[in-house]
RNA sequence: CGAGCAGGUCGGGCGGUCGCCGCGGGGUGCAAACCCCGGGGAGGAAAGUCCGAGCUCCCAAAGGGCAGGAAGCUGGAUAACGUCCAGGGCGCGCGAGCGUCGGAAAGUGCAACAGAGAGCAGACCGCCGAUGGCCCUCUGAAUUUCUCCGGAGAUUCAUAGGGAUCAGGCAAGGGUGAAACGGGGAGGUAAGAGCUCCCCCACGAGAGCCGUGAGAGCGGCCGUGCGGUAAACCCCUUCCGGAGCAAGGCCAAAUAGGGGGACUAGAGCAAGCCCUUUCUCGUUACGUCCCCGGGUAGGCUGCUGGAGCGGCCGGGUAACCGGCCGCCUAGAGGAAUGAUCGUCACCCGGCGCAAGCCGGGGACAGGACUCGGCUUACAGACCUGCUCGCAUU
Numbered sequence: 001c002g003a004g005c006a007g008g009u010c011g012g013g014c015g016g017u018c019g020c021c022g023c024g025g026g027g028u029g030c031a032a033a034c035c036c037c038g039g040g041g042a043g044g045a046a047a048g049u050c051c052g053a054g055c056u057c058c059c060a061a062a063g064g065g066c067a068g069g070a071a072g073c074u075g076g077a078u079a080a081c082g083u084c085c086a087g088g089g090c091g092c093g094c095g096a097g098c099g100u101c102g103g104a105a106a107g108u109g110c111a112a113c114a115g116a117g118a119g120c121a122g123a124c125c126g127c128c129g130a131u132g133g134c135c136c137u138c139u140g141a142a143u144u145u146c147u148c149c150g151g152a153g154a155u156u157c158a159u160a161g162g163g164a165u166c167a168g169g170c171a172a173g174g175g176u177g178a179a180a181c182g183g184g185g186a187g188g189u190a191a192g193a194g195c196u197c198c199c200c201c202a203c204g205a206g207a208g209c210c211g212u213g214a215g216a217g218c219g220g221c222c223g224u225g226c227g228g229u230a231a232a233c234c235c236c237u238u239c240c241g242g243a244g245c246a247a248g249g250c251c252a253a254a255u256a257g258g259g260g261g262a263c264u265a266g267a268g269c270a271a272g273c274c275c276u277u278u279c280u281c282g283u284u285a286c287g288u289c290c291c292c293g294g295g296u297a298g299g300c301u302g303c304u305g306g307a308g309c310g311g312c313c314g315g316g317u318a319a320c321c322g323g324c325c326g327c328c329u330a331g332a333g334g335a336a337u338g339a340u341c342g343u344c345a346c347c348c349g350g351c352g353c354a355a356g357c358c359g360g361g362g363a364c365a366g367g368a369c370u371c372g373g374c375u376u377a378c379a380g381a382c383c384u385g386c387u388c389g390c391a392u393u
Stems, first nucleotide, its partner, number of pairs: 001389010012344007020041002023038006043364001047375002050373005055244004068240005073087005088101005102235002107233002109229002124174002126170003131167003134163004139158008182200006201225004208221005248301004258292006267284003271280001308327008346361006
């Protein structure tokens, strides 16, 4: 210098003008309201609402079981976690590093297509054809036929060579597949094969041993070679009530309705088989007034000082914990935190030898009870540690 890896910080600064929402003080005003002054007013993710908690109410009430759900290497951190830190195994990367994580040897199930064969598998191409046949050739022997007596032919047996033809052997190589019954090499063989040996990988189940580590594990020896899938059922271990600040608490109109009391009797019922009228007695509110309680509108609260933030010191590899000092930082209602101008800084383009000039640009996104995390979005700027390559000394 180039290419990368891991972690962290920031997310424009200052000023003017015009606004917006709370709070405190003052003034005018009967009040409603208005004016003045002061001070405050989003984020690293406020987001998704995915985990874990605080807080509140309801249900339950110790403990155990069934069903359902979640988590899942080990140790630690923490209020807790599916988070974080450290460590371990495996995979990937030259590397800094990154990704992943209970059990498939408890049982049941599943695997399209392709392929010869897919679960105690299989032989399509291929290799061999040792062994037993078959065919061809050479040689020898025996028997037999013909004969010009020199030999020639046939059959059978034996030996040697060849064929790859049948039975058979093999699973090395090819081919299919996501996956083909451990991988590489050597020996071995007719050809081959954990058949044997060396190295590696995996596993150790009432089938292991020794050493080491707190543990996951690691190292050595011995044995074995067993495919995958648990985000299939399942097994093991641990954990798990529900709803959420529109939770919940307090105050509390108007209207309607509920309960109680007092008064009244127009009207109804009734003493009395029917009709009418009158009178008497009893009873009842759909009447009037008062009281009580519930709920609604509305108001107050919950509400922001908290597992808080910053600095220093100490403990710990670290996450984190402890001590001291300092700081106060939105709390409203379907909801304010904005716009614009100047200037400085940054980035881009053009002009210029240069100083500089002109033009343009700035993301993702926005509280609604509060914390701890995770995940996702993000223009750009900066810092720290490390790796690889090239060059120079």